[in-house]
Molecule: transfer RNA
Organism: Patescibacteria group bacterium
RNA sequence: GGGCAUGUGGCGGAACUGGUAUACGCGCACGUCUCAGAAGCGUGUCCCGCAAGGGUUGAGAGUUCAAAUCUCUCCAUGCCCA
Numbered sequence: 001g002g003g004c005a006u007g008u009g010g011c012g013g014a015a016c017u018g019g020u021a022u023a024c025g026c027g028c029a030c031g032u033c034u035c036a037g038a039a040g041c042g043u044g045u046c047c048c049g050c051a052a053g054g055g056u057u058g059a060g061a062g063u064u065c066a067a068a069u070c071u072c073u074c075c076a077u078g079c080c081c082a
Base pairs, nucleotide, nucleotide: 001081002080003079004078005077006076007075010026011025012024019065027045028044029043030042031041032040046055047054048053058074059073060072061071062070
């Protein structure tokens, strides 16, 4: 230099054929239980906002009524070729 794959909350990881973004698990916070703790159980847990609502899928743009998903450019990581 060329080709391919991947990129989603703190972490792992779903999201079907483009149609509710963050299901589920881990972790964390608080509570419950206990003499105390662990385990278990319950509630909560992306960001802004008092709320209504808005934003958010590596970055930017395009197509579309509608994009994590399709297209283009770039960035990062991994693999292959030279």